Bacterial RNase P class A from an uncultured Anaerolineaceae bacterium, 416 nucleotides, folded computationally. The coordinates come from a structure-prediction model, not an experiment, and the mean pLDDT is 75. The model forms 94% of the base pairs in the Rfam consensus.

RNA sequence: CAGGUUGGUCGGACGGCCGCGGUUCCGCGCGAGCGGGAUCGAGGAAAGUCCGCACUCCACAGAGCAGGAUGCCGGGUAACACCCGGAGCGGGGAAACCUCGCGAGAGGCGAACCUGCUGGAUCGGGCCACAGAAACAUACCGCCGGGAAACCGGUAAGGUUGAAAUGGUGGUGUAAGAGACCACCGGCGCCGGCAGUAAUGCCGCGGCCAGGUAACCCCCAUCCGGAGCAAGGUCAAGCAGGGGUGAAGCCUGCCUUCGGGCGGGCGGGAAGCGGCUCGUUUCCCUCGAGCCCCGGGUAGACUGCUAGAGCUGCGCGGUGACGCGCAGCCCAGAGAGAUGGUCGUCCGCCGCGAGGCCGUCCCGCAAGGGAUACCCAUCGUGACGACAGAAUGCGGCUUACAGACUAACCUGAGGA
Numbered sequence: 001c002a003g004g005u006u007g008g009u010c011g012g013a014c015g016g017c018c019g020c021g022g023u024u025c026c027g028c029g030c031g032a033g034c035g036g037g038a039u040c041g042a043g044g045a046a047a048g049u050c051c052g053c054a055c056u057c058c059a060c061a062g063a064g065c066a067g068g069a070u071g072c073c074g075g076g077u078a079a080c081a082c083c084c085g086g087a088g089c090g091g092g093g094a095a096a097c098c099u100c101g102c103g104a105g106a107g108g109c110g111a112a113c114c115u116g117c118u119g120g121a122u123c124g125g126g127c128c129a130c131a132g133a134a135a136c137a138u139a140c141c142g143c144c145g146g147g148a149a150a151c152c153g154g155u156a157a158g159g160u161u162g163a164a165a166u167g168g169u170g171g172u173g174u175a176a177g178a179g180a181c182c183a184c185c186g187g188c189g190c191c192g193g194c195a196g197u198a199a200u201g202c203c204g205c206g207g208c209c210a211g212g213u214a215a216c217c218c219c220c221a222u223c224c225g226g227a228g229c230a231a232g233g234u235c236a237a238g239c240a241g242g243g244g245u246g247a248a249g250c251c252u253g254c255c256u257u258c259g260g261g262c263g264g265g266c267g268g269g270a271a272g273c274g275g276c277u278c279g280u281u282u283c284c285c286u287c288g289a290g291c292c293c294c295g296g297g298u299a300g301a302c303u304g305c306u307a308g309a310g311c312u313g314c315g316c317g318g319u320g321a322c323g324c325g326c327a328g329c330c331c332a333g334a335g336a337g338a339u340g341g342u343c344g345u346c347c348g349c350c351g352c353g354a355g356g357c358c359g360u361c362c363c364g365c366a367a368g369g370g371a372u373a374c375c376c377a378u379c380g381u382g383a384c385g386a387c388a389g390a391a392u393g394c395g396g397c398u399u400a401c402a403g404a405c406u407a408a409c410c411u412g413a414g415g416a
Stems, first nucleotide, its partner, number of pairs: 001412010012346007020041009043387001047398002050396005055228004059286001062284001064283001067224005072086005087118006097108004119219002124217002126213003140159002142155005167185006186209002188206002191204005232303004242294003249266007275291005310329008347385002350382005359372005
């Protein structure tokens, strides 16, 4: 210097005029309220509503089942499906270089960095379509042996099918073959040694070598009650303990085939037994409230509501997430919901134009001359200035983001 990548900060500034909300002070007013001063007033994501919690309430109750979540190891944290560090198996990844190519290019190699997955198949069950001869086992073609032939026996090295077919390459051996045996490689081992807290790694031994699938059922370990600020709390005001219908039950008249049938009154009450619904996941037990129809009052004010698992700086410990200590700071609290409108100057990015005083390029030993095409500086001019607004709060994750500045890592080239 170039290329690749990862992070951090800012994300407009200043001034004038007019206009908002909180807190506080002063003055005026009987009061409602009015005027003035000071000071503070949206985000890194306020978004998504996907996780975790604080806080509040649910019956201060009991027992069990179901249900849900997480899942490599070790740490961090109030906690987490988050963050940090590590292990194993992967995927992506520039330049230079290598191979092929006339070339455009293609393939290989592969850094920083980005990124996916991860308990158990030796508890048991289910499934592996189609194709194929065969998918918990088998022999279609082929090869070898016997036989005149049909066929019988051996075989799994070669071929077909498939996501997957007795692990792969080479050899010994054989009638032909085959882990049958051997060497190396791969996998596996509730085998051994060493290293590591561990996940695991390395070495040795072993011929053990039929699999895959658990966001299929299942098993194991750990954790989990629910609802949510429209949660809740306080005050004021106001009404309707109202009205209607029917049943059980009691009294009674007539009829009667003695089973009962028809009617009247009281009853002035939705009653008895059972069932159902709700009581903050399902089911069970207990307890409480409600369950025919009609109908009344209230929606106001205050609070919850912002001092926190808070922020900043420094020091110490740690690879790191983070922790500890000291010092300092207070940084919205609205309530159809505030922080805005307008004018001007500057700043930044992009485009166009001008000249050549910076700079750059060309000629020249130099002085100097020439050019302005590129980079760059100056002037003028035009357009633009990202994503986007708190509503109980906090820790995360995910998504969106014009541009400016800046730090680090890797690779390559050159120089000292």

Its Rfam family is "Bacterial RNase P class A". Its family is annotated with dimeric ribonuclease P complex, ribonuclease P activity and tRNA processing in the Gene Ontology. Rfam classes the family as a ribozyme.